[in-house]
RNA sequence: AGGAGGAUGGUGUAAUGGCUAGCAUAGUGGUCUCCAAAACCAUUGAUACAGGUUCGAGUCCUGUUCUUCCUG
Repeated sequence: AGGAGGAUGGUGUAAUGGCUAGCAUAGUGGUCUCCAAAACCAUUGAUACAGGUUCGAGUCCUGUUCUUCCUG
């Protein structure tokens, strides 16, 4: 330099263009317990950034940033 993939709560990950973004775990509060752990209940928290297409974008298109791999 060229090519391919990835970026979603603190962490690991889902999501045919119809979503009010799901699950697990972590955090917080509660129940239980002599106390704690475990278990159970409730709750907080997320689409890398900037544009475009669309009635509707995490998803499609363009650019940028970061990152992984391949070629030289």
This is a predicted structure of a 72-nucleotide RNA (transfer RNA) from a Lachnospiraceae bacterium.
The organism belongs to Lachnospiraceae, within Bacteria.
It matches the Rfam family "tRNA". The family's RNA type in Rfam is transfer RNA.